Transfer RNA from Leucomyxa plasmidifera, 72 nucleotides, folded computationally.
Model confidence (mean pLDDT): 80 of 100.
Rfam family: tRNA. It is annotated as a transfer RNA.

RNA sequence: GUUCAAGUAGCUCAGGGGUAGAGCAUAGGACUGAAAAUCCUUGUGUCAGCGGUUCAAAUCCGUUCUUGGACA
Numbered sequence: 001g002u003u004c005a006a007g008u009a010g011c012u013c014a015g016g017g018g019u020a021g022a023g024c025a026u027a028g029g030a031c032u033g034a035a036a037a038u039c040c041u042u043g044u045g046u047c048a049g050c051g052g053u054u055c056a057a058a059u060c061c062g063u064u065c066u067u068g069g070a071c072a
Base pairs, nucleotide, nucleotide: 001071002070003069004068005067006066007065010024011023012022013021018055027041028040029039030038048064049063050062051061052060
């Protein structure tokens, strides 16, 4: 340089046009003499940025940025 994939909660990831979710973690509570384990409750997010399409965009299109792979 060419090309492909990915970017969503503190972390790992779903969701692929119609109010953004799970697990783990965090916080509070129950239990215990006290802890651990277990159980209940708790989502904190400008969906990487900008522009476009649409009644409506995390989702579709273009472009930029970042990360990773392949080729050179």